About this RNA: Model confidence (mean pLDDT): 82 of 100. The RNA shown here (transfer RNA) has 73 nucleotides and comes from a Candidatus Omnitrophota bacterium. It was read from a public genome assembly. It matches the Rfam family "tRNA". Rfam classes the family as a transfer RNA.
RNA sequence: GGCGGUGUAGCUCAGUUGGCAGAGCAGCGGACUCAUAAGCCGCGGGUCACAGGUUCGAAUCCUGUCACCGCCA
Numbered sequence: 001g002g003c004g005g006u007g008u009a010g011c012u013c014a015g016u017u018g019g020c021a022g023a024g025c026a027g028c029g030g031a032c033u034c035a036u037a038a039g040c041c042g043c044g045g046g047u048c049a050c051a052g053g054u055u056c057g058a059a060u061c062c063u064g065u066c067a068c069c070g071c072c073a
Base pairs, nucleotide, nucleotide: 001072002071003070004069005068006067007066010025011024012023013022019056027043028042029041030040049065050064051063052062053061
């Protein structure tokens, strides 16, 4: 330098055909308990890597850039 993959909550990851951004864990609160843990009930948390384009509408499609991983040279 070329090609491919990945980037979504604090972490690990879903998100199908473009149409309300989600789960588990973690965190916080409640109840329970003499107390703690586990289990139970509830709550909060998002610039969907960044920029642009297409579209009534983009995490999703297109282009460019960045970071990481792999292959080739």